[in-house]
Context: one part of a larger RNA
RNA sequence: CGCAGCAAGCUUGAGAGGAUUCUUCUUUAGUACGAGAGGAUUAGGAAGGACACACCCCUGGUGCGCCGGUUGGACUGCUAAGUCCACCGCCGGGUAGCUAAGUGUGGCAGGGAUAACCGCUGAAAGCAUCUAAGCGGGAAGCCCCCCUCAAGAUCAGGCUUGCAUGCGUGCUUGCACGCGAGAGACCCCACAUAGACCAUGUGGUUGAUAGGCUGCAGCUGUAAGGGCCGAAACGUCCUCAGGUGAGCAGUACUAACGGUCGAUCG
Numbered sequence: 001c002g003c004a005g006c007a008a009g010c011u012u013g014a015g016a017g018g019a020u021u022c023u024u025c026u027u028u029a030g031u032a033c034g035a036g037a038g039g040a041u042u043a044g045g046a047a048g049g050a051c052a053c054a055c056c057c058c059u060g061g062u063g064c065g066c067c068g069g070u071u072g073g074a075c076u077g078c079u080a081a082g083u084c085c086a087c088c089g090c091c092g093g094g095u096a097g098c099u100a101a102g103u104g105u106g107g108c109a110g111g112g113a114u115a116a117c118c119g120c121u122g123a124a125a126g127c128a129u130c131u132a133a134g135c136g137g138g139a140a141g142c143c144c145c146c147c148u149c150a151a152g153a154u155c156a157g158g159c160u161u162g163c164a165u166g167c168g169u170g171c172u173u174g175c176a177c178g179c180g181a182g183a184g185a186c187c188c189c190a191c192a193u194a195g196a197c198c199a200u201g202u203g204g205u206u207g208a209u210a211g212g213c214u215g216c217a218g219c220u221g222u223a224a225g226g227g228c229c230g231a232a233a234c235g236u237c238c239u240c241a242g243g244u245g246a247g248c249a250g251u252a253c254u255a256a257c258g259g260u261c262g263a264u265c266g
Base pairs, nucleotide, nucleotide: 001152005163006162007161008160009159010158011157015149016148017147018146021049022048023047024046025045026044027043033038051106052105053104054103055102059100060099061098062097066093067092068091069090070089071086072085073084074083075082076081110144111143112142117137118136119135120134166179167178168177169176170175171174184261185260186259187258188204189203190202191201192200209255210254211253212251213250214249215248216247218244219243220242225238226237227236228235
């Protein structure tokens, strides 16, 4: 921009893509078959591999937010307590998120048309013949079925709902111009279940969208300071403390201000 008014939401599916996989064990059965050795078709059950998709409850990884231990040095005048530098200095843990090695799910079943092939009826050709007319069966293959995208499918589909056809002026009487109303949308702003940008989604005071604050889960592991014991190192009590808290709630304290477009003649 188009899809003969303008929107919002829900859809149909022409078409396209994906998947449609492999193995072992077991029952049938040591049966059929076979002199024996050996050893099934078929039908049922169970497990697994690879692959695909999803997820983070569990097991872990990461986790340069977080907590702790510790070495050397610098600095805060010194002690104590801290901050910084040394690969995040090194080491021990670890929330959210992300993740596999973790967890779950999938391939099923069924229908249609067929291939090789197996048939029925049946002439040409008094017989025979699956074929010439006609009619069946038949594969991990083909088309459906399953999953995803999908109406720019210009053949531009469908449904539901909302809004609109008001006023004035000019007149060549149905056009032009102007004003209004207005569903909804966009810019903008606070953001994340989204993300390279854009898009998508949530919210914008009739508000919990983000931050702050309060509380809690979670993490770390018992802070500083003081008391007691000890010559001291240290230990112990106040203390499951202190710190943190990407998660979960509550609470308008801070910030969500402000604007634009927008529909019957091309």